[in-house]
RNA sequence: GCCCCCGUAGCUCAGCCGGAUAGAGCGUCCGCCUCCUAAGCGGAAGGCCACGCGUUCGAAUCGCGUCGGGGGUG
Repeated sequence: GCCCCCGUAGCUCAGCCGGAUAGAGCGUCCGCCUCCUAAGCGGAAGGCCACGCGUUCGAAUCGCGUCGGGGGUG
């Protein structure tokens, strides 16, 4: 240089053959329970889906470019 994969909550990831309010587990906070803690139970906060442009009635999802990470190859 070329090719492939990945980027979604604090962390690990699902969703990615377009569709209405974007989810799970762990963590954090509040409450219940308990003599107290842990465990268990209930609830909440937390994301403009890496960035920009485009296609479309509609984009996390499709196209192009950029940035970052990983792998392959001369």
Molecule: transfer RNA
Organism: Oscillospiraceae bacterium